[in-house]
RNA sequence: GCCGGGGUAGCUCAGCGGUAGAGCAGCUGAUUCGUAAUCAGCAGGUCGUGGGUUCAAAUCCCACCCCCGGCUCCA
Numbered sequence: 001g002c003c004g005g006g007g008u009a010g011c012u013c014a015g016c017g018g019u020a021g022a023g024c025a026g027c028u029g030a031u032u033c034g035u036a037a038u039c040a041g042c043a044g045g046u047c048g049u050g051g052g053u054u055c056a057a058a059u060c061c062c063a064c065c066c067c068c069g070g071c072u073c074c075a
């Protein structure tokens, strides 16, 4: 340098044009002799960055950044 995969909540990931979600973690309450267990609820997001297309973009297109894997080049 080229090819492929990936970047979404604190963590692990789903969602691939039409209201952004789950599990775990966190917080509050209930239950319990008690608890890290159980139950109910709450909160938490510039969807890597910047542009473009569209009535509408996490999703499609372009450029760039970062991570993982493969290939290639270099006296």
Stems, first nucleotide, its partner, number of pairs: 001071007010024004018055001026042005048064005
The RNA shown here (transfer RNA) has 75 nucleotides and comes from a bacterium. The coordinates come from a structure-prediction model, not an experiment, and the mean pLDDT is 82. The sequence was found in a public genome assembly. Rfam family: tRNA. The family's RNA type in Rfam is transfer RNA.